[in-house]
RNA sequence: CGCCGAAUUCGGCCACCUGGCCGGAGCCGGGGAACCACCACUUCCCCGGGGUGAAUCGGCUGUGCAGGGCAGCCGUAGGGGCACUUCCGGCCCCGAACCCGUCAGCUAACCCGGUAGGCGUAGCGGA
Numbered sequence: 001c002g003c004c005g006a007a008u009u010c011g012g013c014c015a016c017c018u019g020g021c022c023g024g025a026g027c028c029g030g031g032g033a034a035c036c037a038c039c040a041c042u043u044c045c046c047c048g049g050g051g052u053g054a055a056u057c058g059g060c061u062g063u064g065c066a067g068g069g070c071a072g073c074c075g076u077a078g079g080g081g082c083a084c085u086u087c088c089g090g091c092c093c094c095g096a097a098c099c100c101g102u103c104a105g106c107u108a109a110c111c112c113g114g115u116a117g118g119c120g121u122a123g124c125g126g127a
Base pairs, nucleotide, nucleotide: 001120002119003118004117008025009024010023011022012021013020014019026115027114028113029112030111031110036105048103049100050099051098052097057075058074059073060072061071062070063069078094079093080092081091082090086127087126088125089124
């Protein structure tokens, strides 16, 4: 200086190196009416349901009696980068993880919470 991300900024106090606490602004998320949506029947199964996020879904193999889960591989919904912006093309990546705790559709008023962490190096072409 730049990137992912909501994760920036101002004031006060405490520390003394990068920080901690409190308050505000900005940004982000959750709960929460009316209206609307859901609500019915049959069979099988037992493995509740929900939230943040791009991170879903499928096939094959392994584990296991099976289901589910997990591990690996190949794809994929979707997401990011290529240093002003947009479009087109090309290239390179991600496609996780965690949380609530039997409970929550949407949702005005209202209520509650977060404001982390992790990376990169001279940055393709045309309009």
This is a predicted structure of a 127-nucleotide RNA (c-di-AMP riboswitch aptamer (ydaO/yuaA leader)) from a soil metagenome. Model confidence (mean pLDDT): 82 of 100. Rfam family: c-di-AMP riboswitch aptamer (ydaO/yuaA leader). Rfam links the family to the GO terms regulation of gene expression and cyclic-di-AMP binding. RNAcentral holds the sequence, with entries from MGnify.